[in-house]
Molecule: small-subunit ribosomal RNA
Organism: uncultured prokaryote
RNA sequence: GAGUUUGAUCAUGGCUCAGAUUGAACGCUGGCGGAAUGCUUUACACAUGCAAGUCGAACGGCAGCAUAGAGAGCUUGCUCUCUGAUGGCGAGUGGCGAACGGGUGAGUAAUAUAUCGGAACGUGCCUAGUAAUGGGGAAUAACUAGCUGAAAUUUGGGCUAAUACCGCAUACGCCCUAAGGGGGAAAGCAGGGGAUCUUCGGACCUUGCGCUAUUGGAUGAGCCUGCGUCGGAUUAGCUAGUUGGUGAGGUAAUGGCUCACCAAGGCGACGAUCAGUAGCCGGCCUGAGAGGGCGAUCGGCCACACUGGAACUGAGACACGGUCCAGACUCCUACGGGAGGCAGCAGUGGGGAAUAUUGGACAAUGGGGGCAACCCUGAUCCAGCCAUACCGCGUGUGUGAAGAAGGCCUUCGGGUUGUAAAGCACUUUCAGCGAGGAGGAAAGGUUAUCGGUUAAUACCCGGUAGCUGUGACGUUACUCGCAGAAGAAGCACCGGCUAACUCCGUGCCAGCAGCCGCGGUAAUACGGAGGGUGCAAGCGUUAAUCGGAAUUACUGGGCGUAAAGCGCGCGUAGGCGGUUGAUUAAGUUGAAUGUGAAAGCCCUGGGCUCAACCUAGGAACUGCAUCCAAAACUGGUCAACUGGAGUACAGCAGAGGUAAGUGGAAUUUCCGGUGUAGCGGUGAAAUGCGUAGAGAUCUGAAGGAACAUCAGUGGCGAAGGCGGCCUCCUGGACUGAUACUGACACUGAGGUGCGAAAGCGUGGGGAGCAAACAGGAUUAGAUACCCUGGUAGUCCACGCCGUAAACGAUGUCAACUAGCCGUUGGGACUCUUGAAGUCUUAGUGGCGCAGCUAACGCAUUAAGUUGACCGCCUGGGGAGUACGGACGCAAGUUUAAAACUCAAAUGAAUUGACGGGGGCCCGCACAAGCGGUGGAGCAUGUGGUUUAAUUCGAUGCAACGCGAAGAACCUUACCAGGUCUUGACAUCCCGAGAAUUUACUAGAGAUAGUUUAGUGCCUUCGGGAACUCGGCGACAGGUGCUGCAUGGCUGUAGUCAGCUCGUGUCGUGAAUGUUGGGUUAAAGUCCCGUAACGAGCGCAACCCUUGUCCUUAGUUGCCAGCACGUAAUGGUGGGAACUCUAAGGAGACUGCCGGUGACAAACCGGAGGAAGGUGGGGACGACGUCAAGUCAUCAUGGCCCUUACGACCUGGGCUACACACGUGCUACAAUGGUCGGUACAGAGGGUUGCCAAGCCGCGAGGUGGAGCUAAUCCCAGAAAACCGAUCGUAGUCCGGAUUGGAGUCUGCAACUCGACUCCAUGAAGUCGGAAUCGCUAGUAAUCGCGAAUCAGAAUGUCGCGGUGAAUACGUUCCCGGGCCUUGUACACACCGCCCGUCACACAAUGGGAGUGGGUUGCAAAAGAAGUGGGUAGACUAACCUUUGGGAGGUCGCUCACACCACGGUAGGAUCAGCGACUGGGGUGAAGUCGUAACAAGGUAACC
Repeated sequence: GAGUUUGAUCAUGGCUCAGAUUGAACGCUGGCGGAAUGCUUUACACAUGCAAGUCGAACGGCAGCAUAGAGAGCUUGCUCUCUGAUGGCGAGUGGCGAACGGGUGAGUAAUAUAUCGGAACGUGCCUAGUAAUGGGGAAUAACUAGCUGAAAUUUGGGCUAAUACCGCAUACGCCCUAAGGGGGAAAGCAGGGGAUCUUCGGACCUUGCGCUAUUGGAUGAGCCUGCGUCGGAUUAGCUAGUUGGUGAGGUAAUGGCUCACCAAGGCGACGAUCAGUAGCCGGCCUGAGAGGGCGAUCGGCCACACUGGAACUGAGACACGGUCCAGACUCCUACGGGAGGCAGCAGUGGGGAAUAUUGGACAAUGGGGGCAACCCUGAUCCAGCCAUACCGCGUGUGUGAAGAAGGCCUUCGGGUUGUAAAGCACUUUCAGCGAGGAGGAAAGGUUAUCGGUUAAUACCCGGUAGCUGUGACGUUACUCGCAGAAGAAGCACCGGCUAACUCCGUGCCAGCAGCCGCGGUAAUACGGAGGGUGCAAGCGUUAAUCGGAAUUACUGGGCGUAAAGCGCGCGUAGGCGGUUGAUUAAGUUGAAUGUGAAAGCCCUGGGCUCAACCUAGGAACUGCAUCCAAAACUGGUCAACUGGAGUACAGCAGAGGUAAGUGGAAUUUCCGGUGUAGCGGUGAAAUGCGUAGAGAUCUGAAGGAACAUCAGUGGCGAAGGCGGCCUCCUGGACUGAUACUGACACUGAGGUGCGAAAGCGUGGGGAGCAAACAGGAUUAGAUACCCUGGUAGUCCACGCCGUAAACGAUGUCAACUAGCCGUUGGGACUCUUGAAGUCUUAGUGGCGCAGCUAACGCAUUAAGUUGACCGCCUGGGGAGUACGGACGCAAGUUUAAAACUCAAAUGAAUUGACGGGGGCCCGCACAAGCGGUGGAGCAUGUGGUUUAAUUCGAUGCAACGCGAAGAACCUUACCAGGUCUUGACAUCCCGAGAAUUUACUAGAGAUAGUUUAGUGCCUUCGGGAACUCGGCGACAGGUGCUGCAUGGCUGUAGUCAGCUCGUGUCGUGAAUGUUGGGUUAAAGUCCCGUAACGAGCGCAACCCUUGUCCUUAGUUGCCAGCACGUAAUGGUGGGAACUCUAAGGAGACUGCCGGUGACAAACCGGAGGAAGGUGGGGACGACGUCAAGUCAUCAUGGCCCUUACGACCUGGGCUACACACGUGCUACAAUGGUCGGUACAGAGGGUUGCCAAGCCGCGAGGUGGAGCUAAUCCCAGAAAACCGAUCGUAGUCCGGAUUGGAGUCUGCAACUCGACUCCAUGAAGUCGGAAUCGCUAGUAAUCGCGAAUCAGAAUGUCGCGGUGAAUACGUUCCCGGGCCUUGUACACACCGCCCGUCACACAAUGGGAGUGGGUUGCAAAAGAAGUGGGUAGACUAACCUUUGGGAGGUCGCUCACACCACGGUAGGAUCAGCGACUGGGGUGAAGUCGUAACAAGGUAACC
């Protein structure tokens, strides 16, 4: 920096990603080289080999080898013997080394380490100096001859040497001391040699190496101090050698290191003790840094060496490749007894995700020994293995379009792979083969020479020169030559973060996934492919660390509401602290010095062809210490001050506290009086009380609790809290004016006190109220809400508890920073003396600027700007829970986790939606009315059932007389049976034939067979077009699926008034505009206001129709006037006035008047007018909603069928029928039925048609044929109405279902299954329960007429006119809608969200009788080896001796000496594990019961 909480926004906050890194591992892949690294796990066990020896110039010697000499045997070149004589040397004595080097990190939280210091101490070899190195002695190994044992080994006898051992002498310096004195050493060896001496060995001299004593140095140890060094307080007290002193012992040395005595100390909230974890550092990784993590390789220190203990030797060890003991384990054994220690280098087994060769060499560097040559060296240098990481190189380069083939995709045109390949031209690094070939080598030896030493030319040492000569690596690096593109590319990813997209397969399956999340038939997210992206001999994954994470915040965060201020005071430690002066120099600042190892990091050079790497110099190492200086600030000390703080004095307000007393009203109870039938209670009731007299009312009495009015965002108090009145005692605040003290202040971890209500204990009290409980209601239930009762409790005293949403959700103190308006207490001033004004101070409220805030909001009473101190927070859940501790009588409180689980949880604000929230408004929404439905019969549709099939769709409003404007066949999609397979239909190809058609046969028909007639049109004469038949395949076909893949069309709210945008403005953002005040029969219609100004789609208007008039026109329509004619009729001439027809105009705009309103918009009333406030009706349907409906109108993606899910035919079905629902028709009658008579429409339709007159039939109808392509003819008689007659309240002269019979019409055909007519029959039904529908005027109601579909078949649908009402007070309520507002935990939006028990599954966890282990303190026992102490006994070379012995030593003994390891005992503490059973919690698409919360969540919620 990004992703992820939301519909969206801003915050808060967690989770996740991109980076770097690793001693890594795993998967796939793998060309070369350089320079590095390589058991992180079992400090598990180890076979085998090697890893520490060397010195003959310390010694006695001579086993073996070699040389030389001598001898013997003989086979004359061999064997044997002898001589330590020579080179040398096994074993041994002795010296030095083995305490280094190498490994590992178990232990250790300080006996460690890092850093700076210190004194009381040793230091082999090395170095410098001083002084010595004289003279003696006694042994002992080897060896020899034996003993013992399987072995390891042991044992005694004898011989011998030394630089082994022991005395003596000497003692500059050294040590001790009582200051007189006393004590203590040694070793020689080798080279050379002129004199001198000689026992011929040498002495002697000299050189070198040693040895002794001692003083310094250096090196390297030991010891002490300061400061730094992990987390846990759910570890708070620890400590008897403990702390100190004196004395002694001990040590190299200080010291309780040890002991005796004395004192009672020492450590600890600045974290002792305890338990856990851990080697520490230089450094390494990361990071801008500060930090965080780590402590491999390299370097410094420490610790360890099978486990535990112990000492010996030594300069140095309590000793990795030494000793002793104990233990475990392994091996050998003759069973008696022995041996061993890879955390050295290789290597083996085991463990593990995982880590190499039983290699070469001492050539180099270094170490040990030696005079040296040399020897030893798994230190080291090299090589081997491993892509483990880092660095470098390569796998070719150029050209090459027919844009090849193949692959993939495709809209079928093409695109892409792709200059990629092939082809052509070139190059040869690396690898391969061959040849050459540095450097790492210095030394050493020898010769010559110079110098030093010396008596010396010798020896020895050093320099120079010549010669000689040492390489594991090594087939080295490097160079040259040869050949040929020849031998060399993979891995991951491609939904977003994050660079990179398509096809196929799959179908919530298989699978993916770091987070968000993909997958349920069109997956850029799974699997494969093509293509692409990234890195590249590697690439991914996993694990781990830092970063991002300002997500522990020192740098650098927060706490009103997101997590977070202790309920409130007092106060200890601590932190912090007013003004002035002096002083000091701890902090602070500066300079200098020392140190801060090397390596590493950084800079600048140099060397490998570059780089990694190596190397030189510098800088740095931010630290510590010492010293000098400064004196501003902080601190210390001293002296002063008054402003902070406090004291004294005088006032003042107050429900401040405690105790005692007292008052009235009211409730209740009791006694009594009056009085009679109810009272009480609720939404409505009931339980309850009352004729045994309630309730009501009056008098009196008792008792308890609380104090109306005053009363107030008024007062007091630290908070909790405090309210009648009076009194005693008492705390604090405030005001005024002076005096005094002189920083005495602030905060405050622990501590301590106070602390509502409820609760607990003891004793009182008990009127009212009232958990629990009882009863009555409510309810599906009602362990509730409501009602009637009612006990604890509420009250008092004393004692506990210690918590609350103890809230201002805001810690305390101090300073500063605009104002305005109230209110309480005090004071001052002014005058006009008041219910005044001004000023001031201490409180307490409202508004508001700057500023702050995520926003809301806060704003001198800060959440602003600062300072001081304290407390608290670090994702949600688990959980304020478990365990442990403390407190409590208990209830419980306090302190306070983890496993596991989720990717969120949360705050504020926004837009919606919703509310059994509010306001305003509207609608046949209610109300007021009229008529219906629901009951009956029938029609029709649906569900259900049935069926071979009852085709399919529509399903709350918004499906159900719907698709269907019309199923007997057809339709038809369904079922049964019979048939066809390029097909019933389209295009292409081939062949044949005109097309067409007659008749017969079979069949249910489709169809099949036979048969008759027929030769057409155009022509460039080749042929062509249409049509039919046959054939091959491409294809046709599908009312098969998906309306949740779609287009189109439609419904819906709704003809509701809304839905948006540009620019601007405000806000971090979602916003504003569109909100507000009016107005409209309606409108986001208009007006006013207004950070908005405008605009668009909607509204309205424009369109059609109807209502009035005018103009024009006048047939088929009309006929006033004129004329002709008829029985009669616009029938005829004519007319153009009227009606009408159909074209065009006019008219209506709140235009005019009055009033209301804000002067507006507009409204109310009126005039005129045919019509008055959009005149009536229609068409017209905004953005969007319902994954609404339709794949069966049509179109269409994908999938599916292809001798069938396609096509044809016959018959059946869609018409079934216990039942349920919707929509209708007809009725139930007298406002009527029936009969007779008489009037008046409109709008339509008609040639496959409407069909007149006439005639026939009771009728349906038949016959007939005139007229009409229609203002002409026909359908066509309108009906209700009106005028008469009859019926008389009845299942009827109502009603017509049903059924029987007879017919008519349509049609190929009325059986399933048509309509109509006539005769006969005459069911239910007497106005319809709960409920529910339509309608506001030419409307409802009622009456008939027509049309579409249609051969026929309407009670349906769509139209038409006739007659023609009632009512609307009004908006409380029901339903729906609009606007504003409010709440919200909803946003799939209340058909929402969501809680708890129960049941099931899974994993984690607490308790748990117990159980087997680990660790550890105390106690008393125990006691190997060893050391110290003691000492009966035995032995005894050096020295002394008076020769007796002594000194000294060795061995032995020493559990009724000390210390002490292992092992054991007793009762504790603690840790992890297992555990029948059990508790709560967590998680889990569709379980049960309810509905607690979110809206007033239906009883406001919560603590």